[in-house]
About this RNA
This is a predicted structure of a 183-nucleotide RNA (c-di-AMP riboswitch aptamer (ydaO/yuaA leader)) from Nocardioides pocheonensis. Its mean pLDDT, the model's own confidence on a scale to 100, is 78.
RNA sequence: UCGAGGGUCGCGCCGAGUCUGGAGUCGUGCGUCGCGGGGAGGCACGAAACCGGAGCCGGGGAACCACGUUCCUUGGGGUGAAUCCGGCGCGUUGAGGUCACCGAUCUGACCGAGACGUGCUGGUAGGGCGAUCUUUGCGCCCGAAUCCGUCAGCUCACCUGGUAGGCGUCAGACAAAGAGGAG
Numbered sequence: 001u002c003g004a005g006g007g008u009c010g011c012g013c014c015g016a017g018u019c020u021g022g023a024g025u026c027g028u029g030c031g032u033c034g035c036g037g038g039g040a041g042g043c044a045c046g047a048a049a050c051c052g053g054a055g056c057c058g059g060g061g062a063a064c065c066a067c068g069u070u071c072c073u074u075g076g077g078g079u080g081a082a083u084c085c086g087g088c089g090c091g092u093u094g095a096g097g098u099c100a101c102c103g104a105u106c107u108g109a110c111c112g113a114g115a116c117g118u119g120c121u122g123g124u125a126g127g128g129c130g131a132u133c134u135u136u137g138c139g140c141c142c143g144a145a146u147c148c149g150u151c152a153g154c155u156c157a158c159c160u161g162g163u164a165g166g167c168g169u170c171a172g173a174c175a176a177a178g179a180g181g182a183g
Stems, first nucleotide, its partner, number of pairs: 010169005018054005025047006032040002055163006065153001075151001076148004084123010096111005126142005132179006
């Protein structure tokens, strides 16, 4: 000097996942009282957990409306942007067909539409970001996962749950118009 990686502070992003009160526990620091020994209690900062409140987010739940109803199991439903349609390979199953052996039967081998599962991959409904906000360009991404447990349409009153987790940071943190704000 260049490149790669890690941590902290600040700032920023996805997401409902933010703000705030209370009584204790533990740790660190400071100082007070007491002392034969064991100690008591105050302030500040931090950590984990508990009980609330506000805000935000979700579920259940009438009438009316909607859905013909029931059964089957290929159930059905929720959160979420995360739905749907193809291609290739592999495995399982397999309609049907071909060949061989043979007196007949039996049998063996091969091809094989489709279905299911799985891996990779191309799109897509839809969703996010580009650093004051909106719109338009342009650019970059996501298009998962999981929960309930045979059960739920909407839905006033009412009942009830959650308030996590995961990322980025020299950069397109771009451009234009309008609005707003600061100096």

The source organism's lineage runs through Bacteria, Bacillati, Actinomycetota, Propionibacteriales and Nocardioides.